[in-house]
RNA sequence: CGAAAAGCUGUCUAGGGUUCCGUUUAAAGAGUCAUUCUUUAAAGUCUGGUCCGAGAGAGAGCGUGCAGCUGCUGUUGCAUACACGGAAGGAUAAAAGCCUGGGAGAC
Numbered sequence: 001c002g003a004a005a006a007g008c009u010g011u012c013u014a015g016g017g018u019u020c021c022g023u024u025u026a027a028a029g030a031g032u033c034a035u036u037c038u039u040u041a042a043a044g045u046c047u048g049g050u051c052c053g054a055g056a057g058a059g060a061g062c063g064u065g066c067a068g069c070u071g072c073u074g075u076u077g078c079a080u081a082c083a084c085g086g087a088a089g090g091a092u093a094a095a096a097g098c099c100u101g102g103g104a105g106a107c
Stems, first nucleotide, its partner, number of pairs: 007062003011058002015052002020049002022046001023043008063080007082102001084105001088100003
C1' cells in the first nucleotide's frame, strides 16, 4: 500500500505426538563406607516442561456495519448470525480437533 468483512491477528484450552529437556530401563565406564556420576541405546504402552493445536472451543485486540455525541477525528452503544461431516493425502521430529476443508458427502 492492498485484500477479506458470513473478516483478520495474538493468547489460551480440549486434543496431539516425541525433535529438545526431564523421567524410566538396559549396557559400558568412573567413584563413595553408602546414597551416586558420566556416556551410549531404548521407551510416549512415561504424569510432565519446551513444541503443534481448533470454521463448527474460550477469551482479547483490531477491523467492518448501523446509530448517538463530537472539539472533526475521535468517542460511546449495539450488531458481527448459523454450523452435521468421512475416508484419503500433506507438513513438521512426529501426530492431531493442524492444512487440503464451512472441501466430498449428508440434512
The RNA shown here (Guanidine-I riboswitch aptamer) has 107 nucleotides and comes from Domibacillus tundrae. The model forms 100% of the base pairs in the Rfam consensus. The source organism's lineage runs through Bacteria, Bacillota, Caryophanales, Bacillaceae and Domibacillus. Model confidence (mean pLDDT): 83 of 100. The sequence was found by an Rfam model in a public genome assembly.